Context: one part of a larger RNA
RNA sequence: CUGGGCGUAAAGUGUCCGUAGACGGUUUCAUACAGUAUUAAAAGAAAGUUUAAAGAUCUACUUUGAAAGGUUUUAAUAAACUAUGAAACAAGAGUUUGAUAGAGGGUAAAGGAAUGUUGCAUGGAGGGAUGGUAUCCGGAGAUAUGCAAAGGAACACCAAAGGCGAAGGCAAUUACCUGGAUCAAUACUGACGUUGAGGGACGAAAGCACGGGGAGCAAACAGGAUUAGAUACCCUGGUAGUCCGUGCUGUCAACGAUGAGUGCUCUACGAUAGACUUUUAAAAGUUUAUGAGAAGAUACGAAAGUUUCAAGCACUCCGCCUGAGAGCUACGACCGCAAGGUUAAAACUC
Numbered sequence: 001c002u003g004g005g006c007g008u009a010a011a012g013u014g015u016c017c018g019u020a021g022a023c024g025g026u027u028u029c030a031u032a033c034a035g036u037a038u039u040a041a042a043a044g045a046a047a048g049u050u051u052a053a054a055g056a057u058c059u060a061c062u063u064u065g066a067a068a069g070g071u072u073u074u075a076a077u078a079a080a081c082u083a084u085g086a087a088a089c090a091a092g093a094g095u096u097u098g099a100u101a102g103a104g105g106g107u108a109a110a111g112g113a114a115u116g117u118u119g120c121a122u123g124g125a126g127g128g129a130u131g132g133u134a135u136c137c138g139g140a141g142a143u144a145u146g147c148a149a150a151g152g153a154a155c156a157c158c159a160a161a162g163g164c165g166a167a168g169g170c171a172a173u174u175a176c177c178u179g180g181a182u183c184a185a186u187a188c189u190g191a192c193g194u195u196g197a198g199g200g201a202c203g204a205a206a207g208c209a210c211g212g213g214g215a216g217c218a219a220a221c222a223g224g225a226u227u228a229g230a231u232a233c234c235c236u237g238g239u240a241g242u243c244c245g246u247g248c249u250g251u252c253a254a255c256g257a258u259g260a261g262u263g264c265u266c267u268a269c270g271a272u273a274g275a276c277u278u279u280u281a282a283a284a285g286u287u288u289a290u291g292a293g294a295a296g297a298u299a300c301g302a303a304a305g306u307u308u309c310a311a312g313c314a315c316u317c318c319g320c321c322u323g324a325g326a327g328c329u330a331c332g333a334c335c336g337c338a339a340g341g342u343u344a345a346a347a348c349u350c
Stems, first nucleotide, its partner, number of pairs: 004321003008303001012318001014202004021195003025089007034082002036078008049067007092192001093189003096185005104178006111155001117149006126137002163170002207248006216242002221237004259317006266296002269293001275286005299306002323350003332343004
């Protein structure tokens, strides 16, 4: 250098944007500084390898001759491919016009149900809890019922294998601002593309800083039970936190345990959003594209299984793996207010 892999055995960065780089559509003409191809010359030590002989009785071995030899240099030639230059194309990509769906994001306003609290009224002894108890609340009037008030958090039904988003994630209502996607139709630009080391942005929950807020729930904590014990499971309470604003943290079973992109490959179902046609006035049918499902062939796979949304057949680019433990560690470096994060060994043991 070549050769193997990454859903579950080790292995896909949490996700996207994007710099360098790598790779890159169709046609024609030209070039030959680069790759490439052909020819010639030179270099390519010896040993070794291959081969023809010889020497040892013979094998291994030894000696002599020949051949081969990655590659490099010089000169000439070729022009298919890559490349470079020029000119075009419309199929990749994008733009325009008209529609469509959506819990996509942000800000503000204003809702109803429920929990707990408070006030007033009715009422008069229990309530609550559990497998069963007790702690707990209650004649200073509880629980229950009615009316009212203030306050915080979450939005039943609709609701679905449904929708949207790059991922994390997003669900009451209304208004405003705003990103993306899809469909149909015509025209336009003319390869403007794909991936992406470094880099940048976003990134659940918990946690941190400052300032608010605090109904319910609830780490820690306290008490009651259970138990041999019970630093638990069960019960009664309960503080951080959960909520809001501004910053930080940068992690997860961040999972489809499946990187991104492109092309090709079978059958019957069925869902979302469009277009078209037919009757008809809410249905039926057709077709295309998209994204979302569940089956079975073929192929693949160690198997279970996957299968047009591939784990199939191929190509391009990136990331990652190389026995188990030690080790999501130590040391160092960088980042962080801290907690800690990222990068990441060895001795030793088997």
This is a predicted structure of a 350-nucleotide part of an RNA (small-subunit ribosomal RNA, central domain) from an uncultured bacterium. Its mean pLDDT, the model's own confidence on a scale to 100, is 84.